[in-house]
This is a predicted structure of a 99-nucleotide RNA (c-di-GMP-I riboswitch aptamer) from Sapientia aquatica. The RNAcentral record of the sequence draws on Rfam.
Order: sequence, then C1' cells, then structure tokens
RNA sequence: UAUCAAUGAGGGCAAACCCAUCGAAAGGUGGGGACGCAAAGCCUCCGGCCUAACAGCGCGACAGAACAACGUCAGCGCCACGGUAGCGGGGUUGCCAAU
Repeated sequence: UAUCAAUGAGGGCAAACCCAUCGAAAGGUGGGGACGCAAAGCCUCCGGCCUAACAGCGCGACAGAACAACGUCAGCGCCACGGUAGCGGGGUUGCCAAU
C1' cells in the first nucleotide's frame, strides 16, 4: 500500500417487546431490552416494500341542470413530495488482527 475468505483480542451496534415522546400514518427519537450484525457506520442515486394526512387525479354521493360544465364532501380507488440504509444494488468513510 492492497485485500479482508478463515482466525485472535479489546470492544461496537441493537430486532421483537415495554415505557416516554414526535408524527395523519408508515415510521423516527430517547430509555429499558437482545433477535441478530464485519460496515446493522453514513448517504434515498436505482429497484423493491410500507404509509396516504395535505395537495392532485379518477369514481361516487349531494347540489344544479334540457344536457354538460362549475360547486360541495362524510365515502372508495390511485398517487410520495413521507418512510425503510436491519430489503437489495450503488456511492462514501473506516479500528485492530490476519493475508
């Protein structure tokens, strides 16, 4: 300097669940707790997945009407600008040992 498949030491992180808190929700954060993790450090660029309050689109209902358009919302569907880095890929940084 490169690699890091196996191996050692000291350690590190922390799923479910519980409590508090933020959020419409998904989920986040703090405390407890450990299923696991060699990048389970960091970053939503790509795909997946989760959520849908507000906005938007479609339907429906109401209202109106000759028909339509405009209007209204308590219903249904779609939708990410919200999440997930512990879903995968990618980017980026990195301790010790070992090779």
Its Rfam family is "c-di-GMP-I riboswitch aptamer". From the family's description: GEMM was predicted in a large-scale screen for bacterial structured RNA regulatory elements.